The part of an RNA shown here (small-subunit ribosomal RNA, central domain) has 350 nucleotides and comes from an uncultured bacterium. Model confidence (mean pLDDT): 88 of 100. The full RNA is in RNAcentral, with records from ENA, Greengenes and SILVA. Rfam family: Bacterial small subunit ribosomal RNA.

Context: one part of a larger RNA
């Protein structure tokens, strides 16, 4: 390396767009790179195979013959790939008609709840645990009333329900905007898949400027368990958490399952269209195209399990793996303000 494989044993990049290259519908004509076939040259010679043959055998050495599977040149051949020319239209897109969405950005607006303030009631306890104490309170607390401030986050509606490529997206409303889906078949006519590098998006947490700060809380302080308790419970509470720009660039970024197509029994829910038929007040029943579940057959797997949303049958293309540990570490480089990320060894040991 080849070969085998990557849901759970080593292996799907976190994601998606998109170069370079790999791959690619149906019919038609030309050329002949490739492919196929004839012949010519040529492929030294040893050696290697095969039939013989000489040294007393054999190693050794002679003879013939085969092979040297190459390579140039010339003649055809056109199925298959490739090139060009004209073409189709089912892959794709684009038009037109609709309804369905927590898809994204922005700016308003809204009520419920902590909590802080201020004013009436009120009077000794409130809190808080397993029991407590640490704290709050007679400078009037908890508790209830009524006014205000401010940040945050959206209760029922709330669904193994949507929506987006992932991350992720949930109060209303407004404006601007991406996708996808059904229907129809007016255009275009293979424009198509994947996709090494590349570019762009990325959850928390953390950086950096400025602002914010109501609740929760790393750290930190107290109180308490305990042999000790740097913890687990308590009563503070600061960064952070929330905004605007600006970095990082990781996650058990998980379905531990790249991505495209196409095939290959069924049954029952859910959602979003679109139809026919009964019904015609809801509506029921069947067909079909999108998507999300369960469950179950063929097959497949070591088993668990997958099973038209495959882990099944093929095909194209991309990423990875190849005994544990050392180690996702050193070095080195490249990214970054740092944090550190990326890429990534070997000694040497089982």
């Nucleotide at each position: 390396c080849u070969g085998g494989g990557u849901g759970u044993a080593a292996a799907g990049g976190g994601a998606g767009c998109g170069u370079a290259g790999a791959c690619g519908g149906c019919a038609u004509c030309a050329c002949a790179a490739g492919u196929c076939a004839g012949a010519a040259g040529u492929g030294a010679a040893a050696a290697u195979c095969c039939g013989g043959g000489g040294c007393u055998c054999a190693a050794c050495c002679c003879c013939g013959g085969a092979a040297c599977u190459g390579c140039u040149u010339u003649u055809g051949a056109a199925a298959c790939u490739g090139u060009g020319g004209a073409g189709c239209u089912g892959g794709a897109g684009u038009g037109c008609a609709g309804g369905a969405g927590a898809g994204g950005u922005a700016a308003g607006c809204g009520g419920a709840a902590u909590u802080c303030c201020u004013a009436g009631u009120g009077u000794a306890g409130c809190g808080g645990u397993g029991a407590a104490a640490u704290g709050c309170g007679u400078a009037g607390a908890u508790a209830u009333u009524a006014g205000g401030a401010g940040g945050a986050a959206c209760a029922c509606c709330a669904g193994u329900g949507g929506c987006g490529a992932a991350g992720g997206c949930g109060g209303c409303u407004u404006a601007c905007u991406g996708g996808a889906c059904u229907g129809u078949a007016a255009c275009u006519g293979a424009c198509g898949u994947c996709g090494a590098g590349g570019c762009u998006c990325g959850a928390a947490a953390g950086c950096g400027u400025g602002g914010g700060g109501a609740g929760c809380a790393a750290a930190c302080a107290g109180g308490a368990u305990u042999a000790g308790a740097u913890a687990c419970c308590c009563u503070g509470g600061u960064a952070g958490u929330c905004c605007a720009c600006g970095c990082c660039g990781u996650a058990a970024a998980c379905g531990a399952u790249g991505a495209a197509u196409a095939c290959u029994a069924g049954g029952u829910g859910u959602u979003g269209g679109g139809u026919u038929u009964c019904a015609u007040a809801a509506g029921a029943a069947g067909c079909u195209c999108g998507g999300u579940g369960c469950c179950g057959g063929c097959g497949c797997a070591a088993a668990c399990g997958c099973a038209u949303u495959a882990a099944g049958u093929a095909u194209u293309c991309c990423a990875c793996c190849u005994g544990g540990g050392g180690a996702g570490u050193a070095c080195g480089u490249u990214c970054g303000c740092a944090a550190g990320a990326a890429u990534g060894a070997a000694a040497c040991u089982c």